[in-house]
Context: one part of a larger RNA
């Protein structure tokens, strides 16, 4: 282990795909496995319930009746589930056609600003830094300024409670390759669907391996300050790293702390993408309706409250994951994975 739960109290797997399984639209007919009903068999006695009787009553005892799941055989019912007709259908799902928005992904090329460095010119004694300083840099000519060159990384403004993506995430410009969405048409397929134990793939940052690259920033480290001390906060430097290629790692406050799907249940107001109609001479603008995304406010309802409220935490159904007092502990042991760091799975003693 029934049950009750999972936004914040313990609890939604980081995300997706998908195997088994579970669940599954409208309709016709057959079957009758599940399901429902009848009959027969079985269902020992005691026990239990009711009635009657025997001990003076009762307990107790005796007799009778009732009850008896399940199962087997057989006869029947066919609404629902199932199954068959590789039946039929089109509202789910998908395909097709025409549009459309986008930092969705990968590769290549290019651009300007800034920082740093190098060379040269001008120029002279300081610069830098702080709460104040010092370390540091500078007469071997710095800082400042002008010209030229090199290199790496990131893309100001636009930029938005805005867009795209399953999540992680994605932002200069152009080109190539490529995924998905949305809207309209309703031509096609005809339930092909939903979820998804295992499994597979993707997965920020840091970290690891090999080779490159290295401007700025900067763990560690060194020095200067501060301080009672200062293994910090501040300052001057600075290695790994941050960047690229390939291969690992597989974690996170991977958060909306809210799993996915479908349906239903007042509204108001922004904003992104599309469509139809109205207005207008056309068009822009505007108005109404509608589909889809993203915010705010708010009714019913829900909630312990906070709050949620058609993007539900409301009302229902289907499937998965997870929780079950605190500490010990996401630890030990074992197993699997990893080069390692470590990850995944995951206790107990003891204690409150």
């Nucleotide at each position: 282990u029934u049950g009750g739960g999972c936004g914040u109290a313990a609890a939604g797997a980081g995300c997706u795909c998908g195997u088994a399984g579970g669940c599954g639209g409208c309709u016709u007919g057959g079957c009758a496995a599940g399901u429902c009903g009848g009959a027969u068999g079985u269902g020992a006695a005691a026990c239990c319930u009711c009635c009657a009787g025997g001990c003076u009553c009762a307990a107790c005892c005796u007799g009778g009746a009732g009850u008896c799941g399940c199962c087997a055989u057989u006869c029947g019912a066919u609404a629902c589930u199932g199954u068959c007709a590789u039946g039929g259908c089109u509202a789910g799902a998908g395909u097709c056609c025409g549009g459309u928005a986008g930092g969705g992904g990968c590769c290549c090329a290019c651009g300007g600003a800034a920082c740093u460095c190098c060379u040269g010119g001008u120029g002279u004694a300081g610069c830098g830094g702080u709460g104040a300083a010092a370390u540091g840099c500078g007469c071997a000519g710095a800082u400042a300024u002008c010209a030229g060159g090199a290199a790496g990384a990131a893309c100001a403004c636009c930029g938005g409670u805005g867009g795209c993506g399953a999540a992680g995430g994605c932002g200069g410009u152009g080109g190539g390759c490529u995924g998905g969405g949305c809207c309209g048409g309703u031509a096609c397929u005809g339930a092909c669907g939903c979820u998804g134990a295992g499994g597979a793939g993707c997965g920020a940052a840091a970290g690891c391996g090999u080779g490159g690259g290295g401007a700025g920033c900067g763990a560690a480290c060194a020095g200067g300050a501060u301080u009672a001390g200062a293994u910090a906060c501040c300052c001057u430097g600075g290695u790994a790293g941050u960047c690229c290629a390939c291969g690992c790692c597989g974690u996170a406050a991977a958060c909306g702390u809210u799993g996915g799907g479908c349906a239903c249940u007042a509204g108001g107001u922004g904003u992104g993408g599309g469509g139809a109609c109205c207005u207008a001479u056309c068009g822009a603008c505007g108005g109404u309706c509608u589909c889809u995304g993203u915010g705010c406010c708010g009714c019913a309802g829900c909630u312990a409250a906070c709050g949620c409220a058609u993007u539900a935490a409301g009302u229902g159904c289907c499937c998965c994951g997870c929780c079950u007092g605190g500490g010990g502990a996401g630890u030990a042991c074992g197993g699997c994975c990893g080069c390692a760091a470590g990850g995944c799975u995951a206790a107990a003693a003891c204690u409150c």